[in-house]
RNA sequence: GGAAUCAUAGCUCAGUUGGUUAGAGCGAUCCGUUCACAUCGGAUAGGUCUGAGGUUCGAAUCCCCAUGGUUCCA
Numbered sequence: 001g002g003a004a005u006c007a008u009a010g011c012u013c014a015g016u017u018g019g020u021u022a023g024a025g026c027g028a029u030c031c032g033u034u035c036a037c038a039u040c041g042g043a044u045a046g047g048u049c050u051g052a053g054g055u056u057c058g059a060a061u062c063c064c065c066a067u068g069g070u071u072c073c074a
Base pairs, nucleotide, nucleotide: 001073002072003071004070005069006068007067010026011025012024013023019057028044029043030042031041032040050066051065053063054062
């Protein structure tokens, strides 16, 4: 220098080829259960889906650019 792939909650990830409130597990807080702890059950909070632009009635999803991670080629 060229190419591929990834970026979604504090962490690990899903999101089936664009569609009406963006989710799971773990973690956090609270409640119940217990003499107490653990386990278990329930509830709540937590995301402007890496940033900017475009296409579309509608974008986490499609296109372009940038940033960062990983890998390959030279």